[in-house]
RNA sequence: GCCCCCAUAGCUUAAUGGAUAAAGCAACUGCCUUCUAAGCAGUUGAUCCAGGUUCGAUUCCUGGUGGGGGUA
Numbered sequence: 001g002c003c004c005c006c007a008u009a010g011c012u013u014a015a016u017g018g019a020u021a022a023a024g025c026a027a028c029u030g031c032c033u034u035c036u037a038a039g040c041a042g043u044u045g046a047u048c049c050a051g052g053u054u055c056g057a058u059u060c061c062u063g064g065u066g067g068g069g070g071u072a
Stems, first nucleotide, its partner, number of pairs: 001071007010025004018055001027043005048064005
């Protein structure tokens, strides 16, 4: 250089065109406990960027950025 794959919350993953983006862990608040842990209830928090297609895009298309793999 060329080819392929991936990018969603602090982390690990769902959502494969239908709108409130779901869950586990983590963080925070409250309850419980003499205290801590555990447990229970709740809260916060995300679609890599720019365009395009569509009534509607996390999803499809193009380009870019970053990461991984393959290839002489």
Transfer RNA from an Elusimicrobiales bacterium, 72 nucleotides, folded computationally. The prediction has a mean pLDDT of 80. Rfam family: tRNA. Its family is annotated with triplet codon-amino acid adaptor activity in the Gene Ontology. It was read from a public genome assembly.